[in-house]
C1' cells in the first nucleotide's frame, strides 16, 4: 500500500444588508447536577441528602477491657470453731484504685497549604516498628516504696494537702550474657556495609482451672511507618530582583535517622525571565461530567494519601503523638459560684437556634461484616447492619383490556353545508398488576449448641369489585402544534430575531392540537455545539492583526562526505500503575437499576537487551551557503569647508507722477514727507529654476547649484583564499519626519497665535492686509506621524511578454549605436495558483522552509491606576465596571451629488400675447356664525367633485312631528263600502282628521292574491376608517423606456442580452459584440380633414353638370436623383406631387412611483347608531366679510369710441320644443299662430372683427363702466335674505401696471365673434365645441427647470425633505481623582514575656546504689539564661469600604446651538504635533490617499 470482514466515528440553525459573499461575535437546540423554585404527585427496588458560619451548641449516647497480674472493700456463702453473740472463711459475685494493653485505630471536616503535600517512579551503605510469624537463648539473687486505706486540715465546688499502714506482671539493685550495644585497631566496600580481635556496659514477671497464657535477650519475616530524590501539579510580571542560617566547610549538640535541622568559627555564597521573591486562589489522587477525539471543566458519595479538631503556642507519656471525646500556658466566648474560685470545646450519631434557595430521626439493634480488652465466658462499639423522612436522582410496574356510530349529548369553530373534541364518552363483555380484606410464610445462622435488629418484612394462596390513582409545559421563526373571542405601545410576553398603536396563530382566555409523563416546567453551574485560542485545527494588504527601522546577547533553526556514540527516536522483555470504576464476557436478584466472576484498556513511569534512517554530540575531511583578495563601475549615500548665479525683501541715488496694491466683488493697507512702474549701486538671509525621468542612492527616517578634503554601503568579472565562520532574534542598544522644549547666535521670504478688513443670521472659519513664536545655524532633549506597499527578516521553487537603470560578454562596426545572453535594481501587463471579493502573481498575497513580532465582537479605550522614560508637553506598558446585537470587510443593484459625458422639452434663449397695479365674476384660504354641509391643498387643490345652491337640490342649523318607519323582503295574526280619490275642521307645513264617490284578478265558491292594521324578522345612516378594499382617476410621461426564456459569465447578490460605433421623435433602424430570440411599450394598424376616382343622390340649385352630401376606392413608399456615409442604416438637397420623409389634428398611457385621490357617484370588510347618527316639514344656511392668494371678464383707449351704410362662415340644438311672417311696445318683451320629429321649418337676415362714409382730438375724455337712485319685462308656489334682462338717470377706480411671473414655433399665437350641455329661470365672464382675420421669432444649448442614457464616488436604502458630530440642559447607572475618615492583611524594629524543653546553678529536699559513719553518687524543687506564644509601642507596605467636592463615559421620550463628516458634503478628507475657539473644530508645519474633476507626462494592451 491495497483488499475483505468486525467494531467505533465529528449533523446544525437563528440574528448586521434593499439583496449577497466574507469576517465576526451574540443566542437556541445536546448531556450532566450532593441542586433549588413553581405546578401536580398511584406503588416498589436501588442509591443519595448543610455546596452556606471550620457559626454557637441544651439534653442523651460514641472507647474501654482484664479479679487468669496486685492488695483492698461489699454481698452471698461451702467448711471449720463456737461462750452460739459470732469468728474463720475454701468459693462464688460485684468493684474504686495500682497495674497491663487499648485509647495515635476507627469515625467527622476541608479551614489552612502552591508544598516533596500529592500522584508516578526509585533510594535509604542515613532508619524505626508495640501487638502477629518463624528461629535462637534465657527467666538465678535481693530490696525499698506510693495508691487504694485509715486520721486529721484547707475549700461553697472543683479539688488539694500532711500523716500514718500495704500488695504485685509497679520500681530499684546484684549476678548471668547465645547475643546485643560502644570505644580502639586489622581486612572489605565508591561510602556509615560487611567480617574479626581486644576492652567497657547492658536482661527477666509471674498467673494459672496445670492443657497453658506470658516475660527478658537476640536474629528474622509480614504489615505499617520516618526522611531523601528524578518527573508531573492553578492565576498574576500592573510582583523583577530575592536571601544573613542565608550557601557551603569543620567542631559539637540533637533525632530512629539524614541534613543549618541547632550551635561556634571560616568562606562568600545560593536562588531568579526554563518566571525566583511577592500577591491571588486552591486540599492533592483513584476518579466524575462532558467531547469523535485531542482536551475543558470538575474533586458530593465511596476507595488512597495529607492536614485540622475552640484560636495560638508548648510539650509529657508511649512502639507510634506534640495526641478530636489527655495534659500545661495564653486568648476569644459561654456556664457554674459562697466572689475566694472554678467548669467547657459535635469538623463523632441523634438533635437546637442561626446563617441560607436549600440539605433527613434526640429511631432499633449488636443478629450480620469489622475494631479493642480478655485463657475464655464476655463487655464495649451512633463502626456497621437495619428502619424513618425527601420524587432529590436511576431503575421498574401501574392508573385498565377488546367490542361499540345515531358519529349522542355538551364545548370551539364555520363559507351555516358542516367541520372537531371522537371510539373518545355511554353500552357489552372481560381481567385483577396495584388496592382493601383473610390466610400460608422465609433465606440471611459458621464444625456444635444458642443467637434475626430488620419483620409477621419480602414471597405465596384465596376473596372482592374497574375498582384507588394524570398531570404539565408548549403551539411567531429557531421548533413538533391554529383558531375564536377580549385588550388596543395599554395590559403584557420574551432564549435570540422580536410581538402588542381595532380584524394579534407572539398579550389574556376558550376550544383544539403537539410534546414529556409520576412528573413537567423555571432558574443556576459545568462540557458541548465554539475550527470562538485553532497540537489535532485559526489568522495578519483593505474585515482585529507586521515593532518606524536596524544592530544583535541568550534562545530557536541549520550545507556536503565519512567515522565513533546511542541522549532523543523505534522495538522485545520483565516490572509497576490497589481495589473500586470504565469497556466486554458470564452469572444472581421474575426485568432493569443495582450486585458478583473473569477479562481489557489506562503511564510523557522504572530497569534491561537491541535497532542506528534521520536529529543530537565527539571528530576528521569538503566547497555550493557566508566572507576574504583582485580588477573595474554607477551614485541628490553621509559629515566638514569653501564657492556661485537667478529671484524676493531693505537701504543709499536717478528718472518719473497719482495712484497702487488686492477680490467673486471690495475693504483695510501703502502712496504728493513722491509710492508702484523703471533704471544704478549695495546689504542680508534662506532655498538651489532647467537638467528631472513609475532616474540614482540610503536600514528606514530621508537625500537635489558648484569645488575640495574625510567617510559607508552596492554591483560586476574572475573563481584566487578562509572553511559553515550561516539565519532569524525575546530582553537590551542605536538611528528615527515634522511639531514641539533648553542654552546662544540668526532671520530675506513664509507665517500658528494675535490685530485689521470682509463674507455672514453669526463667521472665534475659508479670501485680503499686516504679524509673533517658528521655520535657518550650534550644542542638548522629545522619539512621535496615513514613521504606508496600511504587505517582517531570510531561502529554495514554479509560463511568458514589454519598458527602463546599472555592469559584463558575444556579434557587428574606424568608432558609437542597434541586436543576442547575462547579473543586479526599478515599473507594468499576464499563465498556472491563491484570495471572500478587490486584487496579488519571480519585488506573491503562488509552492514550502526557519526564527521573531502581533490579533480574538464593538463601544467604554492609543482611556483609569500602578510602574519606567521625559525639564515639559507628554511618551511606552495597559485593565475593569458598565453597555450595545452589533460593530466591520469586498462586491451587487437602485437612489442622490452645489461630480463628468452624451441627448431632448415652449425648458432657456428669439418673440408675440398676457397675469401680478384697478373694478367686477368664480374659487380658496382666513375669520365670523345657530349653521355658513363635505371632500380637494406644491407641480398634480384653488370658474375643482359643481354640465346650473331663491324653495327643491341639502348631506349643515333653528323648530314642530313620526317609529316596522320615506324605501325592500320574510312570516304570524287581525280586517271588508276593501284598493284608490278625499271634502270640511286643527295647524306654518309635515301630520292629524275622516263626511262622500267608489274598483280589480284567481276560485273546487269553502276560500285566496293585492290592500289597509297589529306584532315581529328587519329596514335606513351623504355616521367612522381611502392607512382594510374593489372600481375609476390624477401625476411622472405619449417619456422610451419595463422585462422573459434558453445559453454564457459570477461562490454569491447579480451582470449579459439593454453596453459600444453611428442613427432616429423613438430600445426607430444599421454595424459590432456571449450572446440568440421573445413579451409589454414605440411605430403601424382605427377616426378625422387636406387630393382624387367611382358609386348613390332625397330636402341642396329655378334646370343639367358643377358645388354640396356620404359611401367606397386610389394616393406617399426615403420610390426617383445627386452630395456626403463603415458607401450599413440613416441623414442633406433636388425632381415630381394636393400632400415629402411619423402630411396636420384625435384615440390609444409600458413595468411601476406618490399608503397620491375617491367609502360624498357606485360597490363593499370591520366599527358605531336603531322613538335616531333613520325619516317628513317649515324657516334658515351653502350668497356672511377687516383681510390673503388662485384662475377669468373689463378696461385704461386714435391699429380707438361712437353713429350710418354694407360683406362673407362652421359646429350645433328644436314637439312640455324651436318658433316664422305680420301687428303693438324706445327696449327687455307681449300678442300672435305659418312650419318643422328636422340637408325641407325655426333658433339665425344666422354672426362678429372686416370694408365704406361721418363724428371725436389726447381730455379722467363722446375713454371706462364700477356702484346706486327711478321705472319697467321675464321665469317660477315663491325672487327679502338671494334670479336675468330692458329703459332712464348715475358715472368709481383705472393713464398699461414692483419684485416676479404664464401661455404659444403656422392656419399656430394673437384678435373675433357663433353654439351647445346643465337648465323653468340663472349670477356662464366658466367649460366643451366651431369658424372668421391671422402673425413674429427660434443664433444657439453656456445657463434656470423636468426628463433619457452612460460612467464617477457614497458611510444613503423610509434611498438627499436622506446620513451624521460635539457642546450645553434633565434624568439614571458604573467608574477614576480627592482634604481625609475608617477596617482587614503579612512583615519588620524595640518593649514586656506565659507554659514548656535544653542549659547553668542547685546553699534548700531525698527511700532504693556506695559507704560503719561522716558524706558521695543520682535525682527533686527553687533560682536563673537562650529560645518563644500572646501582648504593647512604633513607622512603613499591601488590600478593602467610605467621603464635601471633582473628571470623563454608558443610557434615555425628547429639548438648546450650530452643521464638522459621508457625494468635489459646498474650504477634499485623514494624519503626528503645536496654538487658538461655546461647540463639533479652525489654523500653521510636515505626511498619506483611504481624494472628486479636468488637463499634461510616462508605461502598458490593441491595431
Nucleotide at each position: 500500500u491495497u483488499u475483505u470482514u468486525u467494531g467505533c466515528g465529528g449533523a446544525g440553525a437563528g440574528u448586521u444588508u434593499g439583496a449577497u459573499c466574507c469576517u465576526g461575535g451574540c443566542u437556541c437546540a445536546g448531556g450532566a447536577u450532593g441542586a433549588a423554585c413553581g405546578c401536580u404527585g398511584g406503588c416498589g427496588g436501588c442509591g443519595u441528602g448543610c455546596c452556606u458560619a471550620a457559626c454557637a451548641c441544651a439534653u442523651g449516647c460514641a472507647a474501654g477491657u482484664c479479679g487468669a497480674a496486685c492488695g483492698g472493700a461489699c454481698u452471698c456463702a461451702a467448711u471449720u470453731c463456737u461462750u452460739a453473740g459470732g469468728a474463720u472463711g475454701a468459693g462464688a459475685g460485684u468493684u474504686a484504685g495500682u497495674g497491663g494493653c487499648g485509647c495515635a485505630c476507627g469515625g467527622g471536616u476541608g479551614a489552612g497549604u502552591a508544598a516533596c503535600a500529592c500522584g508516578u517512579a526509585g533510594g535509604u551503605g542515613a532508619c524505626c516498628u508495640a501487638c502477629c510469624c518463624c528461629a535462637g537463648a534465657g527467666c538465678g539473687g535481693g530490696g525499698g516504696a506510693c495508691a487504694a486505706c485509715u486520721u486529721c486540715u484547707c475549700g461553697a465546688a472543683a479539688g488539694a494537702g500532711a500523716a500514718g499502714c500495704u500488695a504485685a506482671u509497679a520500681c530499684c539493685c546484684c549476678g548471668u550474657a547465645u547475643g546485643u550495644u560502644c570505644a580502639a585497631c586489622c581486612a572489605u566496600u565508591c561510602g556509615g556495609u560487611u567480617g574479626g580481635u581486644u576492652g567497657a556496659g547492658u536482661a527477666a514477671a509471674g498467673c494459672u482451672c496445670c492443657g497453658g497464657c506470658g516475660c527478658u535477650c537476640u536474629g528474622g519475616g509480614a504489615g505499617g511507618g520516618g526522611c531523601c530524590u528524578g518527573c508531573g501539579u492553578c492565576c498574576g510580571a500592573u510582583u523583577a530582583g530575592c536571601u544573613a542560617g542565608u550557601u557551603g566547610g569543620u567542631g559539637g549538640g540533637g533525632u530512629a535517622a539524614u541534613g543549618g535541622c541547632c550551635u561556634a568559627c571560616c568562606a562568600a555564597g545560593g536562588c531568579g525571565a526554563u518566571g525566583a521573591u511577592c500577591g491571588g486562589u486552591a486540599g492533592c489522587u483513584g476518579g466524575u461530567c462532558u467531547g469523535a477525539g485531542a482536551g475543558g471543566a470538575c474533586g458530593a458519595u465511596c476507595a488512597g494519601c495529607c492536614a485540622c479538631a475552640c484560636u495560638g503556642g508548648c510539650a509529657c507519656u508511649g512502639a507510634c503523638a506534640c495526641a478530636c471525646g489527655g495534659g500545661c500556658c495564653a486568648g476569644a466566648c459561654u456556664c457554674c459560684u459562697a466572689c475566694g474560685g472554678g467548669a467547657g470545646g459535635c469538623a463523632g450519631c441523634a438533635g437546637u437556634g442561626a446563617g441560607g434557595a436549600a440539605u433527613a430521626u434526640u429511631g432499633c439493634g449488636c443478629a450480620a461484616u469489622g475494631g479493642g480488652c480478655g485463657a475464655a465466658a464476655g463487655c464495649c462499639u451512633g463502626a456497621c447492619g437495619c428502619a424513618g423522612c425527601a420524587a432529590c436522582g436511576c431503575c421498574g410496574c401501574g392508573u385498565g383490556g377488546a367490542g361499540g356510530a345515531u358519529g349522542a349529548a355538551g364545548g370551539c369553530c364555520u363559507u351555516c353545508g358542516g367541520g372537531u373534541c371522537g371510539u373518545a364518552a355511554a353500552c357489552u363483555c372481560c381481567u385483577u398488576u396495584u388496592c382493601u380484606g383473610g390466610g400460608a410464610g422465609a433465606a440471611g445462622a459458621g464444625a456444635c449448641a444458642a443467637g434475626g435488629a430488620c419483620g409477621g418484612u419480602a414471597u405465596c394462596c384465596c376473596a372482592g369489585g374497574a375498582a384507588u390513582a394524570a398531570g404539565u409545559c408548549u403551539c411567531g421563526g429557531c421548533u413538533a402544534a391554529c383558531u375564536a373571542c377580549g385588550u388596543g405601545c395599554c395590559a403584557g410576553c420574551a432564549g435570540c430575531c422580536g410581538c402588542g398603536g381595532u380584524a394579534a396563530u407572539a398579550c389574556g382566555u376558550a376550544g383544539g392540537a403537539g410534546g414529556c409523563u409520576a412528573g413537567c416546567g423555571u432558574u443556576a453551574u459545568c462540557c458541548g455545539g465554539a475550527u470562538u485560542u485553532a497540537u489535532u485545527g485559526g489568522g495578519c494588504g483593505u474585515a482585529a492583526a507586521g515593532c518606524g527601522c536596524a544592530c544583535g546577547c541568550a534562545g530557536g533553526c541549520g550545507g556536503u562526505c565519512g567515522c565513533g556514540u546511542a541522549a532523543g527516536u523505534c522495538g522485545g522483555a520483565c516490572g509497576u500503575g490497589a481495589a473500586a470504576g470504565c469497556u466486554c464476557c458470564c452469572g444472581g436478584c421474575u426485568c432493569a437499576a443495582c450486585c458478583g466472576g473473569g477479562a481489557g484498556a489506562g503511564g510523557u513511569c522504572g530497569u534491561u537487551c537491541g535497532a542506528u534512517a534521520c536529529u543530537g554530540c565527539g571528530u576528521g575531511a569538503c566547497u555550493u551557503g557566508a566572507g576574504g583578495a583582485u580588477g573595474g563601475g554607477a551614485g541628490a549615500g553621509g559629515g566638514g569647508a569653501g564657492u556661485g548665479g537667478a529671484a524676493u525683501u531693505c537701504c543709499c541715488g536717478g528718472u518719473g507722477u497719482a495712484g497702487u496694491g488686492g477680490u467673486g466683488g471690495a475693504a483695510u493697507g501703502c502712496g504728493u514727507a513722491g509710492a508702484u512702474a523703471u533704471c544704478g549701486g549695495g546689504a542680508g538671509g534662506a532655498a538651489c529654476a532647467c537638467c528631472a525621468g513609475u532616474g540614482g542612492c540610503g536600514a528606514a527616517a530621508g537625500c537635489g547649484a558648484c569645488u575640495c578634503c574625510c567617510u559607508g554601503g552596492c554591483c560586476c568579472a574572475c573563481a584566487c583564499c578562509u572553511g559553515a565562520c550561516g539565519c532569524u532574534c525575546a530582553g537590551g542598544u542605536g538611528c528615527g519626519a515634522a511639531a514641539g522644549c533648553g542654552u546662544g547666535g540668526g532671520u530675506a521670504g513664509c507665517g500658528a497665535a494675535c490685530g485689521g478688513g470682509a463674507u455672514u443670521a453669526g463667521a472665534u472659519a475659508c479670501c485680503c492686509c499686516g504679524g509673533u513664536a517658528g521655520u535657518c545655524c550650534a550644542c542638548g532633549c522629545c522619539g512621535u506621524a496615513a514613521a504606508c506597499g496600511a504587505u517582517g527578516c531570510g531561502a529554495a521553487c514554479u509560463a511568458g511578454g514589454u519598458g527602463u537603470u546599472g555592469g559584463u560578454a558575444g556579434u557587428a562596426u574606424u568608432a558609437a549605436a542597434c541586436c543576442u545572453a547575462u547579473c543586479a535594481g526599478u515599473g507594468c501587463c499576464g499563465u498556472a495558483g491563491c484570495u471572500a471579493a478587490c486584487g496579488c502573481g519571480a519585488u506573491a498575497a503562488g509552492u514550502u522552509c526557519g526564527c521573531c513580532g502581533c490579533c480574538u465582537g464593538g463601544g467604554g479605550a492609543c482611556u483609569a491606576c500602578g510602574g519606567c522614560c521625559g525639564c515639559a508637553a507628554g511618551g511606552c506598558u495597559a485593565a475593569a465596571a458598565c453597555u450595545c446585537a452589533a460593530a466591520g470587510g469586498a462586491a451587487u443593484u437602485g437612489a442622490c451629488g452645489g461630480g463628468g459625458g452624451c441627448c431632448c422639452g415652449c425648458a432657456c434663449a428669439a418673440g408675440c400675447a398676457g397675469c401680478g397695479g384697478a373694478g367686477c365674476g368664480u374659487g380658496u384660504g382666513g375669520u365670523u356664525u345657530a349653521a355658513u354641509u363635505c371632500g380637494a391643498u406644491g407641480c398634480a387643490a384653488c370658474g375643482c367633485g359643481a354640465a346650473g345652491a331663491a324653495c327643491c337640490u341639502u348631506a349643515c342649523c333653528u323648530g314642530g312631528g313620526c317609529u316596522u318607519g320615506a324605501c325592500a323582503u320574510g312570516g304570524u295574526c287581525g280586517u271588508a263600502g276593501u284598493a284608490g280619490u278625499g271634502a270640511a275642521c286643527c295647524g306654518a307645513a309635515a301630520g292629524g282628521g275622516g263626511a262622500a264617490c267608489g274598483a280589480g284578478c284567481c276560485u273546487u265558491c269553502g276560500g285566496g292574491c293585492a290592500g289597509c292594521g297589529a306584532c315581529u324578522g328587519c329596514a335606513g345612516g351623504u355616521g367612522c376608517u381611502g392607512c382594510a378594499u374593489g372600481g375609476c382617476u390624477g401625476u411622472c410621461g405619449u417619456c422610451a423606456g419595463c422585462u422573459c426564456g434558453u445559453g454564457u459569465c459570477g461562490u454569491g447578490a447579480g451582470a449579459u442580452g439593454u453596453u459600444g460605433g453611428g442613427u432616429u421623435a423613438a430600445g426607430u433602424c444599421c454595424c459590432g459584440c456571449a450572446a440568440c430570440g421573445a413579451g409589454c411599450g414605440c411605430a403601424a394598424c382605427c377616426c378625422u380633414c387636406g387630393c382624387u376616382a367611382c358609386u348613390a343622390g332625397u330636402u341642396a340649385u329655378a334646370c343639367g353638370u358643377a358645388u354640396c352630401u356620404a359611401g367606397u376606392g386610389g394616393g406617399a413608399c426615403u420610390g426617383c436623383c445627386g452630395g456626403a456615409g463603415u458607401c450599413a442604416a440613416a441623414c442633406c438637397g433636388g425632381a415630381g406631387g394636393a400632400a415629402g420623409g411619423u402630411g396636420g389634428g384625435g384615440a390609444u398611457g409600458a413595468c411601476g412611483u406618490c399608503a397620491a385621490g375617491u367609502c360624498a357617484g357606485c360597490a363593499u370588510g370591520g366599527c358605531c347608531u336603531u322613538u335616531a347618527u333613520g325619516u317628513c316639514c317649515a324657516g334658515g344656511g351653502c350668497u356672511a366679510c377687516a383681510c390673503a392668494c388662485a384662475c377669468g371678464c373689463u378696461a385704461c383707449a386714435a391699429u380707438g369710441g361712437c353713429c350710418g351704410g354694407u360683406a362673407c362662415a362652421a359646429u350645433g340644438g328644436g314637439u312640455u320644443g324651436c318658433c316664422a311672417a305680420g301687428c303693438c311696445g324706445c327696449g327687455a318683451g307681449g300678442c300672435g299662430g305659418a312650419g318643422c320629429u328636422a340637408a325641407u321649418c325655426c333658433c339665425a337676415u344666422c354672426a362678429a372683427a372686416g370694408c365704406c362714409g361721418g363724428u371725436c382730438u389726447c381730455a379722467g375724455u363722446u375713454c371706462g363702466g364700477a356702484u346706486u337712485g327711478c321705472a319697467g319685462g321675464c321665469u317660477g308656489c315663491a325672487a327679502c335674505c338671494c334670479g336675468c334682462c330692458u329703459g332712464c338717470a348715475u358715472g368709481a377706480a383705472g393713464u398699461c401696471g414692483g419684485a416676479g411671473u404664464u401661455g404659444c414655433u403656422a392656419g399656430u399665437a394673437a384678435c373675433c365673434g357663433c353654439a351647445g350641455g346643465u337648465c323653468a329661470g340663472c349670477c356662464a365672464u366658466a367649460c366643451u365645441g366651431c369658424g372668421g382675420u391671422g402673425a413674429a421669432u427660434a443664433c444657439g444649448u453656456u445657463c434656470c427647470c423636468g426628463g433619457g442614457c452612460c460612467u464617477u464616488g457614497u458611510a444613503c436604502a423610509c434611498a438627499c425633505c436622506g446620513c451624521c458630530c460635539g457642546u450645553c440642559a434633565c434624568g439614571u447607572c458604573a467608574u477614576g481623582g480627592g482634604a481625609g475618615c475608617u477596617g482587614g492583611c503579612a512583615a519588620c524594629a524595640c518593649c514586656u514575656g506565659a507554659a514548656g524543653c535544653c542549659g547553668g546553678u542547685g546553699c534548700g529536699c531525698u527511700a532504693a546504689c556506695c559507704g560503719c559513719a561522716a558524706g558521695g553518687a543520682a535525682g527533686c524543687a527553687g533560682c536563673u539564661g537562650u529560645c518563644u506564644a500572646a501582648g504593647g509601642u512604633g513607622g512603613g507596605g499591601c488590600u478593602g469600604g467610605u467621603g464635601a467636592c471633582u473628571g470623563g463615559g454608558a443610557c434615555g421620550a425628547a429639548g438648546u446651538c450650530g452643521u464638522a463628516a459621508c457625494a468635489a458634503g459646498g474650504u477634499a478628507g485623514c494624519u503626528g504635533u503645536a496654538g487658538c475657539g461655546g461647540a463639533a473644530g479652525c489654523u500653521g508645519c510636515g505626511g498619506c490617499u483611504g481624494g472628486a474633476u479636468c488637463a499634461c507626462c510616462u508605461c502598458c494592451u490593441u491595431u

The RNA shown here (small-subunit ribosomal RNA) has 1503 nucleotides and comes from a Caldilineae bacterium. NCBI's taxonomy places the organism under Bacteria, Bacillati, Chloroflexota, Caldilineae. Its Rfam family is "Bacterial small subunit ribosomal RNA". Rfam links the family to the GO terms ribosome and structural constituent of ribosome. RNAcentral holds the sequence, with entries from ENA and SILVA.